[in-house]
Molecule: transfer RNA
Organism: Solimonas variicoloris DSM 15731
RNA sequence: GCCGGCAUAGCUCAGUUGGUAGAGCUACUGAUUUGUAAUCAGUGGGUCGGGGGUUCGAGUCCCUCUGUCGGCA
Numbered sequence: 001g002c003c004g005g006c007a008u009a010g011c012u013c014a015g016u017u018g019g020u021a022g023a024g025c026u027a028c029u030g031a032u033u034u035g036u037a038a039u040c041a042g043u044g045g046g047u048c049g050g051g052g053g054u055u056c057g058a059g060u061c062c063c064u065c066u067g068u069c070g071g072c073a
Stems, first nucleotide, its partner, number of pairs: 001072007010025004019056001027043005049065005
């Protein structure tokens, strides 16, 4: 330099054919316990890497940039 994958909650990851985003763990609150842990119940936490475009509607499709991983030279 060329080609390709990935970027979604604090962490690990889902998210189908475009239709208003979820799980586990963690955190917090409560119950239980003399107390801790464990267990059970509940709650919070996201403008989906940045920008632009298509569309009635974009995490999803297109362009570009950034970061990261891999391949070729």